[in-house]
RNA sequence: CAUCUGGAGAGUGGUUGCCAGUAAAUGACUGAGCAACCCACCGACGGGGCAAGUCAGGGAUAAAUAUCUCUGGCCAAACUCUCAGGUACCCAAACAGGGG
Numbered sequence: 001c002a003u004c005u006g007g008a009g010a011g012u013g014g015u016u017g018c019c020a021g022u023a024a025a026u027g028a029c030u031g032a033g034c035a036a037c038c039c040a041c042c043g044a045c046g047g048g049g050c051a052a053g054u055c056a057g058g059g060a061u062a063a064a065u066a067u068c069u070c071u072g073g074c075c076a077a078a079c080u081c082u083c084a085g086g087u088a089c090c091c092a093a094a095c096a097g098g099g100g
Base pairs, nucleotide, nucleotide: 001100003098004097005096006095011039013038014037015036016035017034018033019031020030021029022028040087041086042085046083047081048080049079053074054073055072056071057070058069059068060067061066
């Protein structure tokens, strides 16, 4: 790096339109169907943020090494934010394992 296997969480929400089916064929009903919007929620594609620590500069104490403090830079995640993404199944999925 590719492949195979495993792999959680959260609405069967509302409105409108479309599609499909039923049918008593004006209209209506059904569908965890598709799309948009609204509300509610999840965190494990991706993305943002930060600790100790470290570096630089200012200040204080000091005989000096140094100590304390302030500002700024670097700095991790399964933490955190929910931008993106997601909320039946499927797909996807951090991460782990098998062999190559």

This is a predicted structure of a 100-nucleotide RNA (Glycine riboswitch aptamer) from uncultured Oceanobacter sp. NCBI's taxonomy places the organism under Bacteria, Pseudomonadati, Oceanospirillales, Oceanospirillaceae, Oceanobacter. Its mean pLDDT, the model's own confidence on a scale to 100, is 82.